Predicted 3D model of a 358-nucleotide part of an RNA (large-subunit ribosomal RNA, domain IV) from a Minisyncoccota bacterium. Rfam family: Bacterial large subunit ribosomal RNA. The organism belongs to Minisyncoccota, within Bacteria. The coordinates come from a structure-prediction model, not an experiment, and the mean pLDDT is 81.
Context: one part of a larger RNA
RNA sequence: UUUUCCCCAAGGAACUCGGCAAAAAAGCGAUCGUAACUUCGGAAUAAGAUCUUCCUAAGCCCGACCAUCGCAAGAUGGUCUAGGGCCGGACGCAGUCAAAGUAUCCCUAGCAACUGUUUAUCAAAAACACAGCUCCCUGCGAACUCGUAAGAGGAUGUAUAGGGGGUGACACCUGACCAAUGCCAGAAGGUCAAAAUGUGCUGGUCCUUUGUCGCAAGAUGAAGGGCUGAGCGUAUUAAGCCCUGGUGAAUGUCGGCGAUAACUAUAAUCGUCCUAAGGUACCGUAAUUCCUUGUCGGGUAAGUUCCGACGUGCAGGAAUGGUGUAAUGACUGGGGAACUGUCUCGGGGAAUAGCUCG
Numbered sequence: 001u002u003u004u005c006c007c008c009a010a011g012g013a014a015c016u017c018g019g020c021a022a023a024a025a026a027g028c029g030a031u032c033g034u035a036a037c038u039u040c041g042g043a044a045u046a047a048g049a050u051c052u053u054c055c056u057a058a059g060c061c062c063g064a065c066c067a068u069c070g071c072a073a074g075a076u077g078g079u080c081u082a083g084g085g086c087c088g089g090a091c092g093c094a095g096u097c098a099a100a101g102u103a104u105c106c107c108u109a110g111c112a113a114c115u116g117u118u119u120a121u122c123a124a125a126a127a128c129a130c131a132g133c134u135c136c137c138u139g140c141g142a143a144c145u146c147g148u149a150a151g152a153g154g155a156u157g158u159a160u161a162g163g164g165g166g167u168g169a170c171a172c173c174u175g176a177c178c179a180a181u182g183c184c185a186g187a188a189g190g191u192c193a194a195a196a197u198g199u200g201c202u203g204g205u206c207c208u209u210u211g212u213c214g215c216a217a218g219a220u221g222a223a224g225g226g227c228u229g230a231g232c233g234u235a236u237u238a239a240g241c242c243c244u245g246g247u248g249a250a251u252g253u254c255g256g257c258g259a260u261a262a263c264u265a266u267a268a269u270c271g272u273c274c275u276a277a278g279g280u281a282c283c284g285u286a287a288u289u290c291c292u293u294g295u296c297g298g299g300u301a302a303g304u305u306c307c308g309a310c311g312u313g314c315a316g317g318a319a320u321g322g323u324g325u326a327a328u329g330a331c332u333g334g335g336g337a338a339c340u341g342u343c344u345c346g347g348g349g350a351a352u353a354g355c356u357c358g
Stems, first nucleotide, its partner, number of pairs: 001353001003351006010344002014342001019339001029051004037042001039169001053090003059086004063080007091095001104337007111329002116128002132167007144153003170324004175254003180251002182247005189242003196236006202229012255273005282316001283313001294310005
């Protein structure tokens, strides 16, 4: 020096990101006592106080048993060997005296209601789940999922059922906007596919009739009919889209400028532009605030943290839920009591490993 322990004057968190670690207290025994708040269950072993060993038994009480009386409730008397307590006494610093096992507590905020779950092997949480709330789909050969299919699950269930999305106990609530996107419904009009059928044109081929030229062979045309093309156009025809409505606990969104009151300041008010509509309640320097250590108050001798207000919200806001909330939490801030080698600031001791020596 390493590791594991023990002790320490005075101080007592001055240590440190942070009381991390350690220490201390209490010890699910008894008696008493116990606040705010509260969903009346809790909070709560809240907090806090006292007792705990031994001896004596003359006495008293409870209790147990017995006897008498009484319908019974009970009353009276007796006994106490064992049991509980009172009174009295003894000793010590200390009486659950050892051992084992065994909550530190209080005040105040944030987040999540809760018990639960999670990154096996750096994260246990405020993340996930949850009961509750809500929306959408599904009438049963259900929707949905797996499978090419048969088939299977759903379910030997049937809308108080099943599947999917969101939110997340409870309390009070959940505002405006349907212009965009999505979804639902509608069908007058517009647009729009292939196929099929009809029709027109056109190409091929065969047959019939026939014109012109030619002596003829033949050349070149016209009309009609049959068959045919993977050719062209046109007519008829769906959903969709355009269109018309609806829909937010669907994806989402929720303004600017100027002026104005008899001090000043401010603006209930007015004007104007734009918009689908311009953020309501509530909260707010916040797990959200850049400026910012905002300003004021509290706590401290001194407080970038903390608590209470204010609101000028860079950039809170209502089931991407808003705001509260008892209980709960190996969660996260702030303060206090107790306690201590965390520290001022080190020291001593017992082991242990390494090194040196032997």